[in-house]
């Protein structure tokens, strides 16, 4: 140089076009004299730009970024 695949909370995933899911962590709260440990609430992501559609994490094009393979 080509060719495929990936890209979603701080990790690390689930979502096949109709309100983006979970687990850890992280934050406040109850239990406890306090830690632990549990229970219970809250915050927190769809890489970027465009297209198409009433509606895009999803489907098309390009861009970056990483993985693989080929030369």
């Nucleotide at each position: 140089g080509g060719g495929c695949c990936u890209a979603u909370a701080g990790u690390a995933u689930a979502a096949u076009g109709g309100a983006u899911u979970u687990a850890c962590a992280u934050u406040c709260g109850g239990c406890u004299g306090g830690c632990a440990g549990u229970c219970g609430a809250a915050a927190g992501a769809u890489u970027c730009g465009a297209g198409u559609u009433c509606a895009a994490u999803u489907c098309u094009c390009g861009a970056u970024a990483g993985g693989u393979c080929c030369a």